This is a predicted structure of a 1488-nucleotide RNA (small-subunit ribosomal RNA) from Candidatus Aveggerthella excrementigallinarum. Lineage of the source: Bacteria > Bacillati > Coriobacteriia > Eggerthellaceae > Candidatus Aveggerthella. It matches the Rfam family "Bacterial small subunit ribosomal RNA". Gene Ontology terms of the family: structural constituent of ribosome and ribosome. Its mean pLDDT, the model's own confidence on a scale to 100, is 87. The sequence is in RNAcentral, with records from SILVA.

């Protein structure tokens, strides 16, 4: 410090996710030792039991065991005394500390700073003074009584540092008047005068402990104020003691509306009152570079609370955790009459929960209470226990030890890895174990829980001590097997559908290590709320526009103040923490010591800038004066053209409308045309990229009223300015209300068409509406998708308005407006660019992933429609912007191809053949599947082939190879059997040997047409013989990428030329190769024969001329001429030529596409079978047939069929062969038989054709299927299941629906011939030659293709994408008659305890009086207030709810096709109506 993830790729925007750190944690697996910390985050739920606050006999009375002393003694004991002990009581101090918890609290609760002239303070310290005289009680105790108990009552006795009265009283307090000094207000301090008021306690004992008054200190507390720190504005107004006053009263320690009476009507709030939600606050902790964000557990400070609520008492202090009273809930006891209780103290229990410990030891230390002290108490505290909960430290050994054991895993079988790892050898002993010694912590002492601990020493022995997670990318670490979209993984992207580095296991590896992972939470990364440090033209985001209150910001000069700002000093910032330095535990964690920081307050000083105060200025702004342009606004009046309607004339059969039609109108006279009239709406030309307005918007002409702007002048004011949350106003169209109006147009609606349908597009009608007046609505693609203002930053060129200059048909300068092009700069790019999207400042608005949703709820507005404001649950890993390359378009341009058209022949109909589907079957083996599977693999299925089926057999195998052992091979003959095979006989290999061959047995292994062509090689098809596909360097671009390869011409061609930020190059094209067409040369046998000789015959002699064959060469290149063309490339025409403008044909197929085809040609990875999925055999099947399709053959006939005669090829093939010729047979063929391994012989008569004849349009002398009979051939064998021949039989079929194929010349068509395969079998296939056409205007259309361009929401790429209803499942949400409980406001009722007030007839020791009463007090009663409770009525949020509503999500449901390409009606926005649904239509708007 970044990374992954949107795309085919790119840049940007943007969200999601990861790597880091942290934790009071929990969970999973694992677990050796120690130190230091930490340990109910949930139920402030309920609690058994024990302990947690007592102490003082030196305040007091009584009682008290033992021991001691004394006395008495019937020796058992009794009495007295002193000291002491014990428990209860009176009294004092403490119990308000310490300890716990975080419920409540948004508050002066907390933090920080300041103030109290408005206060208190027990114990402690200092100072001054005092401590006198009296009195009466009450507990304990005794007696009696009540009660189950808790406890209580009555009577009697008694002490005090308990209580009461009185006295002196400086000081103190109060009142009155005076003086002095001082303060921020009220006011404070001091001096002195007069009057009034107030205290005490003793005890032990000779030295202490106490008591009272006053002053001061210290400590602790109380009160007030400034500032600071949460969320919601869908909480916007709140408040009745509310705000203030009266020098009022009450109350308090004290101020105060704290409380009360009266008077006034205020107070608070957008700088967020009030309400709601949440929350103890801080020192600090975590994180972060910081700013910041989050947190407040342990430790420390403050606050609050103590079962819930209320209340006071005591006291220095409480409204009191282990006190009291009352009420509520709960628990317990009860004799039912009553009582008792409060762990959020320590431990512990139940419960809740993912989860949090011992009912331990000790007061030895520290600290606290009481005490003179000894001491007692202390679950504060110090320790120990439990828990890897955290941090820190240590160990589980160290050295040697193989080219490397065993074992495991992998393997290309060579080997590699675990791995010096182990074994083995040597060594060490930390920790743990055992044993011995043994502290510090302790001071004032003899006192140590921890503890026989730390530590030291010795002993034994490698001995007791390693796991967890991960290994697809991010992210470090890879193989094997298993599994087969299963099981599973997953933080994100994503893995798994038969070779998974992603699941599971193993081996190996990586990481960390007594831990490792997971989960949760926080910060970080996230500059993703942006102060540091973001944005808003198109990604989310500028308010529709203006006016303007508050607020924010604000020109130039001078002076002042010092608020902001800067520096210094002082105070503060408790301790701990943090940082720095040092020190102590062996180190560290941890602990100790010293120093330091930010922040706040006060004082002093201060240059500039800002604020503020004062003064001035004119350039900002405004005013004035003079001009100017304009569809700016409002009202009124007028005008012409057109449409429609009405009247009349002319006139007749149609008009209208469309892609074509129809509905409609018209003989009752339309349309057309002329004249006249009526009405409403809108204003042609001018007109523009132009003008005006803030926006919406504004257009005939004239008049009236009226707003703004621009220019010029520089007279006036003197910063008067800018922006603008709220607010107010304006605001297209549609829509609403009332009243008019209504020509045209025209939602809805109706009809006609279209269509599968057509609730649309088209047509004919047509109502609201559109228009006017008044009132609403307040929206829009209200757009420049660009807020307003000011300043600054090159220009060029149009245009509107004004001014100025000049040498004035014009040019120049200048201000304002409005366009285009462009510099710098900016931008993700597109683009913007003085009209900024540049550089700056000011203010406002707005954004923070997509969907849900501009929706729900709430509020405000509206007559309604609806508008404004505006969420969440849930869900996704994206949604987006710009640009790039493709692909595509019912986009455009250019151009090709038998692509269409033109033409010829077919197919589709028939019969048959053949292939396929389907069906069938024991099997009908398998593959091929649109073009590009289907006479395809098959260029030969009767057995074989053969892979299939049935049955019979074999198991080292039919075949290969190695080793070991054995062995009188193989073969032949005979027998059995369907055969494989078995049995018998015969035979008896090579070599001198070793050995070999063969056979048998055994072990390694063979074998598989079993699977996967989605693991592959190779080969092939296809786009496509299409003209394309790329590279290097350079240049352009952030980049994908572009350029080159585009452009202008040209070509069959990216062929060539020209141009050009490109210049070159490669694979393709072409050429080189083969065949063919002309010529030449060479060579002539088996070929040829003109001339010579010869023969039946090129038969022979001969010849090389010719044909032909073989080989080599020439020839064609737009070379020549003319024209066109850019002086080019090239095109057109011509000459010559056998041939022209690539002569014809072939071979040859770029980068790539189709996971195209083939595991059954072959090869091959992996998987599978191993007495079988291998191998052999017999028979069957691949030939099955109700059908369907492809490809063919033969036909339907007369351009024909049949018969006879005659003629002319080429390519090829031939020895298990081709077979002349002869004979037989009607024939297939058979019997003989010559030649030929071939330019020699044979196949080999070519056929169509030509000549002659018959047939005469007929299901025929067409056609030949099917069937019958008789034969031939091949073959072991023609039944299933071959071919051929003869005779007979003679079917469908009379030219083929929709549709569809081939072909542009020696082509189609037609005719025959040959060959491969092959024993035989050809309508198929591969070749050959013979005869030999028609048509091509042209490129609109169909199909395919090339180049350029355009749009795109497509990129498995239009066979794409994608919208809405409906149906089903699940999920969350909204509404909902209600219903349930929670919190809360208001009104009223009841009214506990208690404080206060009044009364107090009853009661009362202290004082007075004197016994009667009084003063005073109390019980009790009444009253105000008052918790809980009750009634009624509101508010808020929550649970639940028949049903209703939309939404989201969900591999393969239904309907349509709305959008994306002109998406087939351009789309979208607002609004209105309509429709199963997407949607359609109207009106206005936008261009995205």
């Nucleotide at each position: 410090a970044g990374a992954g993830u949107u795309u085919g790729a790119u840049c940007c925007u943007g969200g999601c996710u990861c790597a880091g750190g942290a934790c009071g944690a929990a969970c999973g697996c694992u677990g050796g030792c120690g130190g230091c910390g930490c340990g109910c985050u949930u139920a402030a739920c309920a609690c058994a039991u024990g302990c947690a606050a007592g102490u003082c006999g030196a305040a007091c009375g009584a009682u008290u065991a033992a021991a001691c002393c004394g006395c008495a003694c019937u020796c058992g004991u009794g009495c007295g005394g002193a000291c002491a002990u014990a428990g209860a009581g009176u009294g004092g101090c403490g119990a308000a500390c310490g300890g716990g918890u975080g419920a409540g609290u948004a508050a002066c609760a907390c933090g920080u700073g300041a103030c109290c002239a408005a206060c208190c303070u027990g114990c402690c310290c200092c100072c001054u003074c005092c401590u006198c005289c009296g009195g009466g009680a009450c507990a304990a105790c005794c007696u009696c009584g009540g009660g189950a108990a808790a406890c209580c009552g009555a009577g009697g006795c008694u002490a005090a540092u308990a209580c009461c009265g009185g006295a002196c009283g400086a000081a103190c307090c109060c009142g009155c008047a005076g003086g002095g000094c001082c303060g921020c207000a009220u006011g404070g301090c001091c001096c002195g005068g007069c009057g009034g008021g107030c205290a005490a306690a003793g005890c032990c004992c000779a030295g202490g402990c106490g008591g009272g008054a006053g002053g001061g200190g210290a400590u602790g507390g109380g009160g007030u104020c400034g500032c600071g720190g949460c969320c919601c504005a869908u909480c916007a107004g709140g408040c009745a003691g509310a705000c203030g006053g009266c020098g009022g009263g009450g109350g308090u320690g004290a101020c105060g509306g704290c409380c009360c009476a009266c008077c006034g009507u205020g107070c608070u709030u957008a700088c967020g009152a009030c309400g709601g939600g949440u929350a103890g606050c801080c020192g600090g902790g975590c994180u972060g570079a910081g700013a910041g964000g989050c947190c407040g557990g342990c430790c420390g400070g403050c606050c609050a609370c103590a079962u819930u609520g209320g209340g006071a008492c005591u006291g220095a202090g409480a409204u009191a955790c282990g006190g009291c009273c009352c009420a509520g809930a709960c628990u317990c006891c009860u004799a039912c009459g009553g009582g008792a209780g409060g762990c959020a103290g320590c431990a512990g229990u139940g419960g809740g929960g993912a989860a949090u410990u011992u009912u331990g030891c000790g007061c030895a230390a520290u600290g606290g209470g009481c005490g003179c002290a000894a001491g007692c108490c202390u679950g504060a505290c110090g320790c120990a226990g439990c828990g890897a909960c955290g941090c820190c430290g240590c160990g589980u050994g160290c050295g040697g030890g193989a080219g490397g054991a065993a074992g495991g895993c992998c393997c290309u079988c060579g080997g590699g890895c675990c791995g010096u790892a182990a074994a083995c050898c040597g060594c060490u002993u930390u920790c743990g174990g055992c044993a011995g010694g043994g502290a510090a912590g302790a001071a004032c002492g003899u006192u140590g829980a921890c503890u026989g601990u730390a530590c030291c020493u010795g002993c034994a022995g490698a001995a007791g001590a390693a796991g967890c997670c991960c290994c697809g990318g991010c992210u470090a670490a890879c193989u094997a097997c298993g599994u087969g979209c299963c099981a599973g993984c997953a933080g994100c992207c994503g893995c798994g559908g038969u070779a998974a580095c992603a699941c599971g296991u193993a081996g190996g590896g990586g990481g960390c290590g007594a831990g490792c992972g997971u989960u949760g939470u926080c910060c970080g990364g996230a500059u993703u709320c942006a102060u540091u440090g973001g944005g808003c033209g198109u990604a989310a985001a500028g308010g529709g526009c203006g006016c303007g209150c508050a607020g924010g910001c604000g020109g130039c000069c001078c002076g002042g103040c010092a608020a902001g700002c800067g520096a210094g000093g002082c105070c503060u910032c408790u301790a701990a923490g943090c940082c720095c330095g040092g020190g102590g535990c062996u180190c560290a964690a941890c602990c100790c010591c010293g120093g330091g920081a930010c922040g706040g307050g006060c004082c002093c000083c201060g240059a500039a800038c800002u604020u503020c105060c004062g003064g001035g200025c004119u350039c900002g702004a405004g005013c004035g004066c003079g001009g100017c342009a304009g569809g700016g606004g409002a009202g009124g009046a007028c005008g012409g053209a057109a449409u429609u309607c009405c009247c009349g004339g002319u006139g007749u059969a149609g008009c209208g409308g469309u892609g074509g039609a129809a509905u409609g109108c018209g003989c009752a006279g339309a349309u057309a045309u002329c004249g006249g009239g009526a009405a409403g709406a809108a204003c042609g030309c001018c007109g523009a990229c132009g003008g005006c307005g803030a926006a919406g918007g504004c257009a005939g002409u004239c008049c009236u009223c009226u707003g703004g702007g621009c220019c010029g002048c520089g007279g006036c004011u003197g910063a008067c300015g800018c922006u603008g949350a709220g607010g107010c106003g304006c605001g297209a169209a549609a829509g609403c209300c009332g009243g008019g109006g209504g020509a045209g147009c025209g939602a809805a609606c109706a009809g006609g068409a279209u269509u599968a349908g057509a609730u649309a597009c088209c047509c004919u009608g047509g109502u609201a509406g559109u228009c006017c007046c008044g009132g609403c609505c307040g929206u829009a693609a209200a757009c420049g998708a660009u807020g307003a203002g000011c300043g600054c930053u090159a220009g060029g060129u149009g245009u509107g308005g004004g001014g100025g200059g000049c040498c004035c048909u014009g040019c120049c300068c200048u201000c304002c407006g409005u366009g285009c092009c462009g510099a710098a700069g900016c931008c993700a790019a597109c683009g913007c660019a003085u009209u900024a999207a540049g550089c700056g400042c000011u203010c406002c608005g707005c954004c923070u992933g997509g969907g849900g949703a501009g929706u729900a709820c709430g509020g405000c507005c509206g007559c309604a429609a609806g508008g404004c404001u505006a969420a969440a649950a849930c869900u996704c890993a994206a949604a987006g912007g710009a640009a790039u390359u493709g692909a595509c378009g019912g986009g455009g341009g250019c151009c090709c191809g038998c692509a269409c058209a033109a033409g010829c022949a077919g197919c589709g109909g028939a019969g048959c053949a053949u292939g396929u589907g389907g069906c069938u079957u024991a099997a009908u083996u398998c593959g091929a599947a649109g073009c590009a599977a289907c006479g395809c693999g098959a260029a030969g299925a009767a057995c074989c082939u053969u892979a299939c089926c049935a049955g019979g057999g074999c198991u080292u195998g039919a075949c290969c190879u190695g080793c070991a052992g054995g062995u009188g091979a193989a073969g032949c003959c005979g027998g059995g059997g369907a055969g494989a095979c078995c049995c018998g006989g015969u035979g008896g290999c090579c070599g001198g040997a070793a050995g070999g061959a063969g056979c048998c047995u055994g072990c390694g292994c063979a074998g598989g047409u079993g699977g996967u062509g989605c693991a592959u090689g190779g080969c092939u098809g296809u786009c496509g013989u299409c003209a394309g596909c790329u590279c290097g360097u350079g240049c352009c671009g952030u980049g994908a990428g572009g350029u080159g390869u585009u452009g202008g011409g040209u070509u069959a061609a990216g062929u060539c030329c020209c141009g050009c930020a490109a210049c070159g190059a490669g694979c393709g094209c072409a050429a080189c190769c083969c065949c063919u067409g002309c010529c030449c040369u060479g060579c002539g046998u088996u070929g040829c024969c003109a001339g010579c000789a010869u023969u039946c015959a090129g038969u022979u002699g001969g010849g090389g001329a010719c044909u032909c064959g073989c080989a080599g060469g020439g020839g064609a290149c737009c070379g020549c001429c003319g024209g066109c063309g850019u002086c080019a490339a090239g095109c057109c025409g011509g000459a010559g030529g056998a041939a022209g403008g690539c002569g014809g044909g072939g071979a040859c197929g770029a980068c790539g596409u189709c996971a195209a085809g083939u595991c059954a040609u072959c090869a091959u990875g992996c998987c599978c079978c191993u007495c079988a999925u291998g191998c052999c055999c017999u028979g069957g099947g691949c030939u099955g047939c109700a059908c369907a399709c492809g490809u063919g053959c033969u036909a339907c006939a007369a351009u024909g069929g049949c018969c006879g005669g005659c003629a002319c090829a080429a390519c090829g093939g031939g020895u298990c062969g081709c077979c002349a010729c002869c004979u037989g047979g009607c024939g297939a063929c058979a019997g003989g038989g010559a030649g030929c391994g071939g330019a020699u012989c044979c196949c080999u008569c070519a056929a169509a054709g030509c000549c002659g004849g018959c047939c005469c349009c007929a299901g025929u002398u067409c056609g030949g299927a099917c069937c019958g009979c008789a034969g031939g051939c091949u073959g072991c064998a023609a039944c299933c299941c071959g071919c051929c021949u003869g005779c007979g039989c003679g079917a469908a079929g009379c030219c083929g629906g929709a549709g569809u194929u081939g072909c542009u010349a020696g082509u189609a068509a037609u005719c025959g011939c040959g060959g491969a395969u092959c024993a035989g079998c050809a309508c198929g296939c591969c070749g050959c030659g013979g005869u030999g056409a028609a048509u091509g205007c042209g490129u609109u259309c169909c199909c395919g293709g090339g180049c350029c361009u355009u749009g795109u929401a497509c990129a498995c790429a239009c066979c794409g994408c994608c919208c809405g209803u409906c149906a089903c499942a699940c999920c969350a949400c909204c509404c909902g008659a209600g219903u349930c409980g929670u919190c809360u406001g208001c009104a009223c009722c009841c009214g506990a305890a208690g404080c206060c007030g009044c009364c107090g007839g009853c009661c009362c020791a202290a004082c007075c009086u004197c016994u009667u009463g009084g003063a005073g007090g109390g019980a009790g009663g009444c009253g105000u207030c008052g918790a809980a409770g009750g009634u009624g009525u509101g508010g808020a949020g929550g649970g639940u709810g028949a049903g209703g509503g939309g939404g989201g999500u969900g591999a393969a449901g239904u309907c349509g096709u709305a959008a994306c390409a002109a998406g087939g009606u351009a789309g979208c926005c607002g609004u209105a109506c309509c429709g199963g649904a997407a949607g359609g239509u109207g009106c206005g708007g936008c261009u995205g």